RNA sequence: UAACCAUCCCGAGCGGCCGAGAGAUCUGGCUUGUCGACGCCGCAGCAACCAUCCGGAUAGCUGAUUCAGCGAAUUCCUCCGGCCCGGUGCUAACGCCAGAACCGAUGGAGU
Numbered sequence: 001u002a003a004c005c006a007u008c009c010c011g012a013g014c015g016g017c018c019g020a021g022a023g024a025u026c027u028g029g030c031u032u033g034u035c036g037a038c039g040c041c042g043c044a045g046c047a048a049c050c051a052u053c054c055g056g057a058u059a060g061c062u063g064a065u066u067c068a069g070c071g072a073a074u075u076c077c078u079c080c081g082g083c084c085c086g087g088u089g090c091u092a093a094c095g096c097c098a099g100a101a102c103c104g105a106u107g108g109a110g111u
Stems, first nucleotide, its partner, number of pairs: 001109001004108005013043005021032003025100005044091003049087002053082005060070004095103001
């Protein structure tokens, strides 16, 4: 952030500061919060989107003859598993629920 892709019922909290609302918006509900929420900062943790690395497999390609080698280039576009140093993200309730909207968030990718 013009278009695009994936995900959004799993998981993971303590401390300090602040002081009244918060759960994105609207309507209606329902929760949550002065036993201090939301937010900010620090630390810790969760997860595995991206990158690195490791293992396996495939489309395809090459040589060769049933074997060996290469092997994901692509605006997105190989797949599965592992790792968790790096870039993000996340850590009440399904994006809290229903409806609405050119809805939103995060990552990728792009400019």